[in-house]
C1' cells in the first nucleotide's frame, strides 16, 4: 500500500427572541427563575415480547409460521459458538441449510426417449437363412447403449479384462448405499472394519410428510368523569335461537343482535414513560450473555414543543424527525475517528 | 398512530394447475363520402411498479423497497 472485521462520531461555540414538559415563587389572563427538550436509524410495520379487553385464553378441526446442531434470551424468523457445502492467495465472507429410496403433480418447444424408460443416427451382425474363385459378402430376425444429435435435464467416473459389438458383464481405484465401530451432548467426521455392483433425473420459495411454535384484537387498546339527547321510525333474524370482534365446532358468559333513516355530543384526566433502563467496576462464560455492588436520572405532545436570526471557527456538516413501551430485523446515510487480523 | 387492499399498453380492465401477456375505448393508415362524423380493414404501442431470489422458464413462487387508496371515537 491494498483488503477486511468491529467500534464509535454525525457540526462546534457565543449571544438574542420564541416553543414546550416539570419544579419553586410570585399570584391565580398569567408572568418570573432553575431545569429538561428527538435518532443510530425515532423509518419500513418484517417478526417477537410487556400491557389491556375478550373467559383465567380451555378442547378439537382448519390455518399460518419456522427447519443442520447446541446453547443464550421474556421471546424471536434475532444473536453466539459449531458442523456441512460455496466463494476467496489468506483474514474472512455467503448460504430459506429437514425429507423426492412415503404419496401426488409438473417438466412448454426441442428430441426416440422426460421416467414402472428408450432406440433417431450411429456400431454389431457372433448364432440361425442365401451366395462363395473359402480372403469373406448380402439380406432379414436379433443384439448393444461405447460414441454421435436434441434439451435446463437423458440411468456412476477412470483405466484394464472381456465381447461379434458392447455394457457393472468381471476386476482394481474413486464414488455411492446399508450394518457396526471410534470421536463428539449433537449437527457430523473418519486415508477404521464389513456389505452390496448400485438403490437410479429434476422440482416441496408445487401439494404434501416429519418436527417443533402459534387464540383473537391492538393505547383509536382499556378504564374513570363531564356533557348531549328523538332510550325515535324502518327492515330481517330469532331460545334445536342471537350476541359476547374469534374461520368453524364445542365450551364459558350473556338475552336481543344485524342495517338503513333520522338526530346528538366531540371536552377533561389516568394510561404516559422508571424500566427486560444507561454507565462503570468484579467474577463465571471461547462467546452471545448472566450474576453481583457502586452509580446517574435522561422528551412525553394532543393542533401536537425541541425553532429562528446574527457573529466567530472547522475538515463547510448526509439520512433523516418521537407519539404506549421494549429486544431485533430490513431500509436510507456526506463525511470523519479509534482499533484487531491478512497478504 | 393502528389495521387492510391495490399498481399489467395513453385511459379502463383480463390473464390458474409457472409454459409466446390480450380486450374495449383513444392513437396511426387506408377504404366508404363533395366533405366530416358513423362503419368495415389493417398497424404500431408493455422494464407487468422497481430490485434481488427460487425455477429450465416468474405477471403468476418468495424477500426487500417505491407510490397511491380505503378504513378505525361516544350517545341512541
Nucleotide at each position: 500500500g491494498a483488503g477486511u472485521c468491529g467500534g464509535c462520531c454525525g457540526g462546534a461555540u457565543g449571544a438574542u427572541c420564541g416553543c414546550u414538559g416539570c419544579a419553586c415563587g410570585c399570584u391565580u389572563c398569567g408572568c418570573g427563575u432553575g431545569u429538561g427538550g428527538a435518532g443510530g436509524a425515532a423509518a419500513g410495520u418484517c417478526c417477537g415480547g410487556g400491557c389491556u379487553c375478550c373467559a383465567u385464553a380451555g378442547g378439537g378441526c382448519a390455518g399460518g409460521g419456522u427447519g443442520c446442531c447446541a446453547g443464550g434470551u421474556a421471546a424471536c424468523g434475532c444473536c453466539u459458538g459449531g458442523g456441512c457445502g460455496g466463494c476467496g492467495a489468506a483474514a474472512g465472507c455467503c448460504g430459506a441449510c429437514g425429507g423426492a429410496a412415503a404419496g401426488u403433480g409438473c417438466c412448454a418447444c426441442a428430441g426416440a426417449a422426460a421416467a414402472c424408460a428408450u432406440a433417431c443416427c450411429g456400431c454389431c451382425g457372433a448364432u440361425g437363412g442365401c451366395c462363395u474363385a473359402c480372403g469373406g459378402g448380402c439380406a432379414c430376425a436379433g443384439g448393444u447403449a461405447a460414441g454421435g444429435g436434441u434439451g435446463a435435464a437423458a440411468a456412476g467416473g477412470u483405466g484394464c479384462g472381456g465381447u461379434a459389438a458392447g455394457a457393472g458383464c468381471g476386476c482394481a481405484c474413486c464414488g455411492c448405499g446399508c450394518g457396526g465401530g471410534u470421536g463428539g451432548c449433537a449437527a457430523c467426521a473418519c486415508g477404521c472394519c464389513g456389505u452390496g455392483g448400485c438403490a437410479g433425473g429434476g422440482u416441496a420459495a408445487a401439494c404434501c410428510c416429519c418436527a417443533c411454535c402459534c387464540g383473537g384484537a391492538g393505547c383509536a387498546a382499556g378504564g374513570c368523569c363531564a356533557a348531549a339527547u328523538a332510550g325515535g321510525g324502518g327492515u330481517g333474524c330469532a331460545u334445536u335461537g342471537g350476541u359476547g370482534u374469534g374461520g368453524c365446532c364445542c365450551g364459558c358468559a350473556u338475552c336481543g343482535c344485524a342495517c338503513c333513516c333520522g338526530g346528538g355530543u366531540a371536552g377533561g384526566c389516568c394510561g404516559c414513560u422508571a424500566c427486560a433502563g444507561g454507565c462503570g467496576c468484579g467474577c463465571g462464560g471461547c462467546g452471545a450473555c448472566g450474576c453481583g455492588c457502586g452509580u446517574c436520572g435522561c422528551a412525553g405532545a394532543u393542533g401536537a414543543a425541541u425553532g429562528a436570526u446574527c457573529g466567530u471557527c472547522c475538515u463547510c456538516g448526509a439520512c433523516a424527525g418521537a407519539a404506549c413501551c421494549c429486544g431485533g430485523c430490513u431500509u436510507a446515510c456526506a463525511g470523519g475517528c479509534c482499533g484487531g487480523c491478512u497478504c | 398512530g393502528g389495521g387492510c387492499c391495490g399498481u399489467u399498453a395513453g385511459c379502463u380492465c383480463a390473464a390458474u394447475u409457472g409454459g409466446c401477456a390480450g380486450a374495449g375505448c383513444a392513437a396511426g393508415g387506408g377504404a366508404c363520402u363533395c366533405u366530416u362524423a358513423a362503419u368495415c380493414c389493417c398497424u404500431a404501442g408493455g422494464u407487468u411498479g422497481g430490485a434481488g431470489g427460487u425455477u429450465c422458464g416468474a405477471u403468476u413462487c418468495c424477500u426487500c423497497c417505491a407510490c397511491g387508496g380505503c378504513u378505525c371515537a361516544c350517545c341512541a